Large-subunit ribosomal RNA, domain V from a Bryobacteraceae bacterium, 583 nucleotides, folded computationally.
It matches the Rfam family "Bacterial large subunit ribosomal RNA".
The RNAcentral record of the full RNA draws on ENA.
Context: one part of a larger RNA
RNA sequence: CCCGCGGCUAGACGGAAAGACCCUGUGGACCUUUACUGUACUCUACUAUUGGGUCUUUGUGCUUGUUGCGUAGGAUAGGUGGGAGACUUCGAAGCACCGUUCUCGGACGGUGUGGAGUCGCCGGUGAAAUACCACCCUUCGAGUACGAAGAUUCUAACCGGGACCCGUAAUCCGGGCUCGGAACCGUGGUAGACGGGCAGUUUGACUGGGGCGGUCCCCUCCCAAAAGGUAACGGAGGGGCUCAAAGGUGCGUUCAGCACGGUUGGCAAUCGUGCGUCGAGUGCAAGGGCACAAACGCGCUUAACUGCGAGAGAAAAACCUCAAGCAGGUGCGAAAGCAGGACCUAGUGAUCCGGCGGUUCCUCGUGGAAGGGCCGUCGCUCAACUGAUAAAAGGUACCCCGGGGAUAACAGGCUGAUCUCCCCCAAGCGUCCAUAGCGACGGGGAGGUUUGGCACCUCGAUGUCGACUCAUCGCAUCCUGGAGCUGCAGUCGGUUCCAAGGGUUCGGCUGUUCGCCGAUUAAAGCGGUACGUGAGUUGGGUUCAGACCGACGUGAGUCAGGUCGGUCCCUAUCUGCCGUGGG
Numbered sequence: 001c002c003c004g005c006g007g008c009u010a011g012a013c014g015g016a017a018a019g020a021c022c023c024u025g026u027g028g029a030c031c032u033u034u035a036c037u038g039u040a041c042u043c044u045a046c047u048a049u050u051g052g053g054u055c056u057u058u059g060u061g062c063u064u065g066u067u068g069c070g071u072a073g074g075a076u077a078g079g080u081g082g083g084a085g086a087c088u089u090c091g092a093a094g095c096a097c098c099g100u101u102c103u104c105g106g107a108c109g110g111u112g113u114g115g116a117g118u119c120g121c122c123g124g125u126g127a128a129a130u131a132c133c134a135c136c137c138u139u140c141g142a143g144u145a146c147g148a149a150g151a152u153u154c155u156a157a158c159c160g161g162g163a164c165c166c167g168u169a170a171u172c173c174g175g176g177c178u179c180g181g182a183a184c185c186g187u188g189g190u191a192g193a194c195g196g197g198c199a200g201u202u203u204g205a206c207u208g209g210g211g212c213g214g215u216c217c218c219c220u221c222c223c224a225a226a227a228g229g230u231a232a233c234g235g236a237g238g239g240g241c242u243c244a245a246a247g248g249u250g251c252g253u254u255c256a257g258c259a260c261g262g263u264u265g266g267c268a269a270u271c272g273u274g275c276g277u278c279g280a281g282u283g284c285a286a287g288g289g290c291a292c293a294a295a296c297g298c299g300c301u302u303a304a305c306u307g308c309g310a311g312a313g314a315a316a317a318a319c320c321u322c323a324a325g326c327a328g329g330u331g332c333g334a335a336a337g338c339a340g341g342a343c344c345u346a347g348u349g350a351u352c353c354g355g356c357g358g359u360u361c362c363u364c365g366u367g368g369a370a371g372g373g374c375c376g377u378c379g380c381u382c383a384a385c386u387g388a389u390a391a392a393a394g395g396u397a398c399c400c401c402g403g404g405g406a407u408a409a410c411a412g413g414c415u416g417a418u419c420u421c422c423c424c425c426a427a428g429c430g431u432c433c434a435u436a437g438c439g440a441c442g443g444g445g446a447g448g449u450u451u452g453g454c455a456c457c458u459c460g461a462u463g464u465c466g467a468c469u470c471a472u473c474g475c476a477u478c479c480u481g482g483a484g485c486u487g488c489a490g491u492c493g494g495u496u497c498c499a500a501g502g503g504u505u506c507g508g509c510u511g512u513u514c515g516c517c518g519a520u521u522a523a524a525g526c527g528g529u530a531c532g533u534g535a536g537u538u539g540g541g542u543u544c545a546g547a548c549c550g551a552c553g554u555g556a557g558u559c560a561g562g563u564c565g566g567u568c569c570c571u572a573u574c575u576g577c578c579g580u581g582g583g
Base pairs, nucleotide, nucleotide: 001583002582003581004580005579006578007577008576010575011574012573014570015569022404023403024402025401027400028399029396030395031394032393035201036200037199038198039197042193043192044191045190046189047188048187049186051154052153053152054151055150056149057148058147059146060145061144062143063142064141065140068137075130078136079135080134081133082132085119086118087117094113095112096111097110098109099108100107101106158181159180160179161178162177164176165175166174167173204216205215206214213233217239218238219237220236221235222234240385241283242342243341247301248300249299250298251297252296253295255279257275258274259273260272261271281290282289284347286345287344288343305328306327307326308325311322312321313320317386330339331338332337353379354378355377356376357375358374359373361372362371411458412456413454414453415452417451419447420446421445422444423443424442428438429437465540466538467537468536470532471529472528473527474526475525478503479502480501481498482497483496484495485494486493505519506518507517508516509515546564547563548562549561550559551558552557
C1' cells in the first nucleotide's frame, strides 16, 4: 500500500413520511351564534273538502206598529203636503182592572162594564194648529228576507272502536252491520308569525412572520439628491366645508409695530402727529403668492350666465387642470375694458338601479297610450373611498388539501443594541496620599456564552428542555505550580502577571438548567463544541387527540394559567473509530 472479518455509531444536514407547528390560498370540511339569506317543523287566520236544525246577538232591506212635552196655548204641537169632514149598535163617552212608556203631567194598547155619542173645522194661543189621509225624519218594538258571529243539537261527509258477518286460508285491506266522535279533527291552498332543527355562504387588505394595535380617499410641507417624478408601519399638520356676499364691476384706502402728544385710560380701547417694503391681513391646514395690492372700504349689481372652444398642461386607463377666441343675452365703468364664482392648491364617489322637471326623438298594422331615449337634476361615511352583493359574524387541540424556507418557532449565519470581560481619563474614597484596594462623569475596545435585530441555507422534515453515558477544546485559572505590588511583621489575605500538565465530591428539594440547603474537599472554575452527544439511552418538562379547575366568551371554544393521562422506528452501504487476519 491492497483485500477481508468482528465490532461502535460521530458524519454522510443518514433512511422513512411532497412538515401535523407557522404563514399563504378571494382552497375544503365540520362546529357555533343575538353574522347574512333561506327553509322543514310549529302556531294563527282565511279558503276548499263542508252538510241540516234550534236559540242568542247583530248588519242591511221590506212590512207593520210605536216614540217626539221650551214659552204661549184646553194640552205632550216631530216635519211637509192634502184636508172639511172623520170615527161610532161590526159598540161612542164615562167607569174598573191589566200592560207598555214617561218630561210624573200624561200618552198608547188590551179586557170587562156601559149604551149613544166623540173629535175636527171655527175661535183663541203660537214661529207653526189640531179630526182624518199620505210621504218622510227620529226613538223603540214585532214580523219577514238575505247575510254574519257565537252557543247548542242532528247525521250523512270525515275519523275511530268492535270479541259480529262476507270477500277468505287471513289480528292486513275492503264491503256490510253496530257503537262512539263529528262538520270539529285531518288534509290541500293562500298569507302572517316563529324558526341554527336544517341548508347555502360570507367573515377585506397592508403588515420587517401572523395576530393585537394602527392604517386604507383628498390637500400642504419635509424626506426628494437646485426641472418633473420618487419609497418606508419615515417626520409634521389639515379636509369630507363655507359665503347671496366672503361673487361681479367702478371708485377710493393702507396694514402690523414703534415713538411722541392727549380726560377717566392702565403695557394694550378711541383721538392727533411722525416713522413704517410688508413683520399685518387673506373665512379654515400648510406652502407658494399678494402693498401696482389678491389686504380694507363705499356705490351699482348677478358673468355663481346659455351654446361652444383653437391650443396646451398633466397622465397607464378612467379621471383631472389651464385656456385665448366666436355667437346670444347681461352687469359695472365716461371709456379702454373687466366679468363663464371666491389669491391658488383640499371640501370628494365611476357604473348600474330608481325619482322629479323638460323635450321638436322612438313607440311592434295605424292613431294614441304604456314604456324608453335625450337635456337638466336628485338618491351612496359604496370612508376597505377605481366602489365584488340590495343583503353576511365566529370556532377548530377532531381537523384536511395545495403551496412556501417568498414567512415565524429550534439550530446555524450576519449584526453586536443588550450581555460578559478588558482598557483609557481621573473627580472622589482610602487619617495623610488619585491609582495597596476602590473609582463618579465620560471615552475606546475585545469576545460571540444572554436577550434581541435581520429573515440568508433548510418547511418533497436540520427531532426541541433537562437527566444519563462518553467526551474534546478555549482560558477571561476554582485547586495544585512560579512571580510582582501590598494599607505584605508572622499565620492568613488582597490585587496583578505567567501557567491549561493533572484534578475539579456525595447528598436533600424541584422536570428543571439555575438556585437554596446539608456534609465534605487542595478545589468543588467559567465557557465552546447544532444551548456537544435521542440511526447512544431516557421521556420527568414542553408540544396532538381524553378530562377537571380558574378566567374569558351568548356560544362553538380559548389561555408562555394550573392539573391527571398519553405508541421515541431503523438488520450500518460509504467516511470515521476500535479489535483482528491475509497479501